RNAcentral holds the sequence, with entries from ENA.
This is a predicted structure of a 75-nucleotide RNA (transfer RNA) from a Thermoplasmata archaeon.
Its Rfam family is "tRNA". Rfam classes the family as a transfer RNA.
Taxonomically the source falls in Thermoplasmata (Archaea, Methanobacteriati, Thermoplasmatota).
The prediction has a mean pLDDT of 84.
RNA sequence: AGCGGGGUGGGGUAGCCAGGAUAUCCCGCAGGGCUCAUAACCCUGAGACCCAUGGUUCAAAUCCAUGCCCCGCUA
Numbered sequence: 001a002g003c004g005g006g007g008u009g010g011g012g013u014a015g016c017c018a019g020g021a022u023a024u025c026c027c028g029c030a031g032g033g034c035u036c037a038u039a040a041c042c043c044u045g046a047g048a049c050c051c052a053u054g055g056u057u058c059a060a061a062u063c064c065a066u067g068c069c070c071c072g073c074u075a
Base pairs, nucleotide, nucleotide: 001074002073003072004071005070006069007068010027011026012025020058029045030044031043032042033041051067052066053065054064055063
C1' cells in the first nucleotide's frame, strides 16, 4: 500500500444481508424472596440511543460516502 473481517450496556454476544414496533441473550451489578446462615435457585430493576461525521429516506444500529481504531491475509 491492497484485500477481507470486526467496532452494539461494566465484559461477551444476537440483530445488519432483506430499514419501521419498548435493541436480544449470557455473565456481572443493585434490591427482594427462599434459608438458622452462605451458596445455589426464583422474582424485580438499573445500565448501550449501536466507533465518528456527513448523506439517502416519511423513517437508519441496519443502506451509501469519508475518516478513526482492532484482527487477519498479500506485497